[in-house]
Predicted 3D model of a 90-nucleotide RNA (c-di-GMP-I riboswitch aptamer) from Anoxynatronum buryatiense. NCBI's taxonomy places the organism under Bacteria, Bacillati, Bacillota, Eubacteriales, Anoxynatronum. Model confidence (mean pLDDT): 86 of 100. Its Rfam family is "c-di-GMP-I riboswitch aptamer". Rfam's curators write: GEMM was predicted in a large-scale screen for bacterial structured RNA regulatory elements. RNAcentral holds the sequence, with entries from ENA and Rfam.
Formats: sequence, structure tokens, C1' cells
RNA sequence: AGUAACCAUGGGCAAACCAAUCGAAAGGUUGGGACGCAAAGUUUUGGAGUCUGCCGUAUCGCCAGAUGCAAUGAUCGUCCAACUGCCCCG
Repeated sequence: AGUAACCAUGGGCAAACCAAUCGAAAGGUUGGGACGCAAAGUUUUGGAGUCUGCCGUAUCGCCAGAUGCAAUGAUCGUCCAACUGCCCCG
């Protein structure tokens, strides 16, 4: 110095759910609340996956509307990648 296992310290974040609120929706924000997380910190203007389907478009329908396609929307607590960061007592 590297790898593996066990094991700390001080702390951090906050799933589901509930309330309010924004949104067409997915979902977000705030408060409560903890399922978990060693990056569950940041980046979606790095690459993918997944979700929604407003505007749009095609078909069907007398109409209302229905179905399909479709991100410019969402998800970093889906994965990879990049950047940053606490401790490291044993």
C1' cells in the first nucleotide's frame, strides 16, 4: 500500500403512510413519520432503463369519447458514469 472479515466515534439522510399544496398525470414541495441507506450527497445539459401521456398525431365513433404512437415531463431511494464528502478507535 492492497484485499477480506469483524467492529467503532460523532453525526447525516429519510421509504411506506398521513395532512396541506402544485401538476393533465407520473410525480414534486412542506410538515409529521422511519423502511432502510457508507454516499439514500450533487449532476436527467453524460449514457441507459422504467413511469406518465398534456400539446400533437393516426384510427374508430353521429357526438361525447375510446384506442394506438409519442417527452419536450418524471424518477439520482433503478443501474452505470462523473464530481464532491465524514470517520477510519481497533